[in-house]
């Protein structure tokens, strides 16, 4: 420097359970392991969702704005083993 088939010291923790918090989408904390080599950290960009309130145009429903999610798909940064060169 590449690589991440196979291996795990160490690290996260999906569903579902329980609590609080939110209008929601979701988040926190505990339990808990399906996973995970960046499932570290940035909502930056583009899919999804939600949307009380407020704009606007509606037959139905949409757009603007707000917000959720990085465990959907790229970008940016930074790091761990382990294997090869």
């Nucleotide at each position: 420097c590449u690589u991440g088939c196979g291996a795990a010291a160490g690290c996260c923790a999906a569903a579902c359970c329980u609590g609080c918090c939110g209008a929601g989408a979701g988040g926190c904390a505990g339990g808990g392991a399906c996973g995970g080599a960046a499932a570290g950290c940035c909502g930056c960009g583009g899919a999804u969702c939600u949307u009380c309130u407020u704009a606007u145009g509606u037959g139905a429903c949409g757009u603007c704005g707000a917000g959720a999610c990085u465990g959907c798909c790229g970008g940016g940064c930074u790091g761990c083993c382990a294997a090869g060169u």
A computed fold for an 85-nucleotide RNA from an uncultured Gammaproteobacteria bacterium, annotated as c-di-GMP-I-GGC riboswitch aptamer. It was read from a public genome assembly, where an Rfam model found it.